RNA sequence: GGGCGCGUGGUGAAGUGGUAUCACAGGAGUCUCCAAAACUCUUGUCGUGGGUUCGAUUCCUACCGCGCCUG
Numbered sequence: 001g002g003g004c005g006c007g008u009g010g011u012g013a014a015g016u017g018g019u020a021u022c023a024c025a026g027g028a029g030u031c032u033c034c035a036a037a038a039c040u041c042u043u044g045u046c047g048u049g050g051g052u053u054c055g056a057u058u059c060c061u062a063c064c065g066c067g068c069c070u071g
Base pairs, nucleotide, nucleotide: 001070002069003068004067005066006065007064010024011023012022013021018054026042027041028040029039030038047063048062049061050060051059
């Protein structure tokens, strides 16, 4: 240089056109003499810009970052 893939809360993942979901972590509560555990509630997310569409995390495109293959 060429080709391919990935990017989603603090962390790990699911979701592939129609309300963004789960677990852990964080906060509050119940329980307890206190704490842990358990249970309940709760906070917080689609890498950036543009395009297609009634509607985009999803499709297209450029860029940014990471990884793999190849010369």